[in-house]
About this RNA:
Predicted 3D model of RNase P RNA and transfer RNA as a complex of 410 nucleotides. The coordinates come from a structure-prediction model, not an experiment, and the mean pLDDT is 78. Rfam match: Bacterial RNase P class A.
C1' cells in the first nucleotide's frame, strides 16, 4: 500500500428574524438511531383471592437484568491459512414417518450381481449348504484402517482410532485428559412426545371522573345460584326487579384525567475479563388530539433511511455519507 | 397507535412432507354444422407474494421481509 473481520461515534451545528406547540409570567423546551415491524420481556390498569387442566413459549454451561427469545463470558462441533463467523436438551420411554430406487430402511431384517464346499451334468448350466468381506442401487445399508484365521468369509482374534459404558483426577459447570471394557443402540423431535425452567388473559381506543341529551319495544334467565372476565372445572362470594343476557329501535360522539421524573441522563470513583452494579455530584429533556418543529440570512461538511402518540429494556428490517480504534492475511522497505 | 387473519395459471378453488403441483371457467387449434351456439377431443398458460433455514425431499414446517383486508369509545 492492498484485502479483509470487528467494535464505537455523528446523523449538521451556531447566531439572528417572522411563524407554531407547552409551560409559566418571561426566563425556557420542542422527532430517530432506527420514532418503523406490533417480533419478544416488562411497568402500569381492569380482575375476589387461590389451585387444577388444557394451551403456549426457551431450551449446552455459567453469570447479569425489573425481566427476556437480549447482553456479556466459557465449553464442543463445524465453516475459514486467518482475525473471526454459525449452530447447540432427550431417539431401547413410547408412537409415527424414510417415496422413487434398490435383494433389503430398522432393537439386527435381508440376498440382485457375486465368493466357497458339495451332488447331478460333461461347453453352456441346475439343486443344496454355507457367507454378508467384494460390487451395484441409494441421502443413508448396521463402526473405520490393517494384519491374522478361515473351505470362503465375519470383531472370529489382534493393533491402532471413533463411539458408548465404568473408574479416577481438574473445573461452580457445560466438558477436558488419563486408563480399563464389552463389539458397537440408522435418520427425522423447525413429527407428536418425553425432561427442566417459565407464563392467567386483555390492553392507554386499557381504566376514572364530569357534563350534555333521547324513547323504548320483545324475549329468555336466576337460592336447583344468573353473575362475579377476556379457554375449560373446581373452590369462594353474591344480587330480587333501578338483577344479568340476547335482538330489534334511539341517543352522545364534548371535556378533564390517565400524560410523562424515569428500572432517567451526564460526570467522577470502587469492585468486576465483562455485561454490569454501587456511591457521590449534576440536570429536568416533546407530550400534540383537525394531531405542533416551517421559512428566512450568515458560517460550516452534507446527504440517505425516514416523523414521537402511555412508557422503557431489546431484536429485526431500511440507509447515505464522514470519522476514531484493534486484529488477520498478502507484498514492499528499513 | 393496538389486535387479527389472507396471498396457488387471466379468474374461482383444491392438494394437510414424497419427486410430472390438479380441477372449473376463460383462452387456441380440430371435429360436427350452410353459418353460429350448444357438445366432443386435444393443447398453450406456473419463479405456489419474496427471502433464508431443517429434511434425501418444502406450496405445505421454522424465521425475517412486501402487499392486500378486518375491528377497537360511551349512554339506555
Nucleotide at each position: 500500500u492492498g484485502a479483509g473481520u470487528u467494535u464505537a461515534g455523528c446523523g449538521u451545528a451556531u447566531g439572528g428574524u417572522c411563524g407554531c406547540g407547552g409551560u409559566u409570567u418571561a426566563a425556557c423546551c420542542g422527532a430517530g438511531g432506527a420514532a418503523a415491524g406490533u417480533c419478544c420481556g416488562g411497568a402500569c390498569u381492569c380482575c375476589c383471592a387461590g389451585g387444577g387442566c388444557a394451551g403456549g413459549a426457551u431450551g449446552c454451561c455459567g453469570g447479569g437484568u425489573a425481566a427476556c427469545a437480549c447482553c456479556c463470558g466459557g465449553a464442543a462441533a463445524g465453516a475459514g491459512u486467518g482475525a473471526u463467523c454459525u449452530u447447540u436438551g432427550g431417539u431401547a420411554a413410547g408412537g409415527g414417518c424414510c417415496a422413487u430406487a434398490g435383494a433389503a430402511a430398522a432393537g439386527g431384517a435381508a440376498a440382485c450381481c457375486g465368493c466357497u464346499g458339495g451332488u447331478a451334468g460333461c461347453a453352456u448350466u441346475a439343486c443344496c449348504a454355507g457367507c454378508a468381506a467384494g460390487g451395484g442401487u441409494g441421502g443413508a445399508a448396521a463402526g473405520g484402517u490393517g494384519a491374522g484365521g478361515u473351505a470362503a468369509g465375519a470383531g472370529c482374534u489382534c493393533a491402532c482410532c471413533a463411539g458408548u459404558u465404568c473408574u479416577g483426577a481438574a473445573g461452580u459447570a457445560a466438558u477436558u485428559c488419563a486408563g480399563a471394557u464389552g463389539c458397537u443402540u440408522g435418520g427425522c423431535a423447525a413429527c407428536c412426545c418425553c425432561c427442566a425452567u417459565c407464563c392467567a388473559g386483555a390492553g392507554c381506543a386499557a381504566g376514572u371522573c364530569c357534563a350534555a341529551g333521547c324513547a323504548g319495544a320483545g324475549g329468555g334467565g336466576u337460592u336447583u345460584g344468573a353473575g362475579g372476565c377476556u379457554g375449560c372445572c373446581c373452590g369462594c362470594c353474591a344480587a330480587a326487579a333501578u338483577c344479568c343476557c340476547c335482538u330489534c329501535g334511539g341517543g352522545u360522539a364534548g371535556g378533564a384525567u390517565g400524560c410523562u421524573u424515569g428500572a432517567g441522563g451526564c460526570a467522577u470513583a470502587u469492585g468486576g475479563u465483562a455485561a454490569c452494579a454501587u456511591a457521590u455530584g449534576u440536570c429536568c429533556c416533546a407530550g400534540a388530539u383537525g394531531g405542533a418543529u416551517g421559512a428566512u440570512c450568515a458560517u460550516u461538511a452534507a446527504a440517505a433511511c425516514a416523523g414521537a402518540a402511555u412508557c422503557c429494556g431489546g431484536c429485526u428490517u431500511a440507509c447515505c455519507g464522514c470519522u476514531a480504534g484493534a486484529c488477520u492475511c498478502a507484498u514492499u522497505g528499513c | 397507535g393496538c389486535g387479527c387473519c389472507c396471498g396457488u395459471g387471466g379468474c374461482u378453488c383444491a392438494a394437510c412432507g414424497g419427486a410430472u403441483a390438479g380441477a372449473g371457467c376463460a383462452u387456441c387449434g380440430g371435429a360436427c354444422u350452410u353459418c353460429u351456439a350448444a357438445u366432443c377431443c386435444g393443447g398453450u398458460g406456473g419463479u405456489u407474494g419474496c427471502a433464508g433455514g431443517u429434511u434425501c425431499g418444502a406450496a405445505u414446517c421454522c424465521u425475517g421481509c412486501c402487499g392486500g383486508g378486518c375491528g377497537c369509545a360511551c349512554c339506555a